Glycine riboswitch aptamer, 89 nucleotides, folded computationally. The sequence was found by an Rfam model in a public genome assembly.
[in-house]
RNA sequence: GAGGGGACUCUGGAGAAUCUCAUUUAUUUGAGUGCCGAAGGUGUAAGGCGAAAGCUGAAUCUCUCAGGCAAAAGGAUAGAGGUAAAUUU
Numbered sequence: 001g002a003g004g005g006g007a008c009u010c011u012g013g014a015g016a017a018u019c020u021c022a023u024u025u026a027u028u029u030g031a032g033u034g035c036c037g038a039a040g041g042u043g044u045a046a047g048g049c050g051a052a053a054g055c056u057g058a059a060u061c062u063c064u065c066a067g068g069c070a071a072a073a074g075g076a077u078a079g080a081g082g083u084a085a086a087u088u089u
């Protein structure tokens, strides 16, 4: 010097009810039914450990606890900018 790259900034970013009843100045509050998966969380395959029992173990898979079902917000994740360290040459 180059690669690499956390925090941070910008941009894009799906699905599913503007459902029903009651109530309220007010989608205000409560109840009910039906749905969605991409915040978070649950479960686990190969593999690893172990004499065994068992433990460990990924996801956009799975569950639907949480969250969500007009818009807004949120949003896994992608791209760009930017840059500390480990580490490589």
Stems, first nucleotide, its partner, number of pairs: 002088002008081005017033001019032004034069003040065001041063001043061001047056003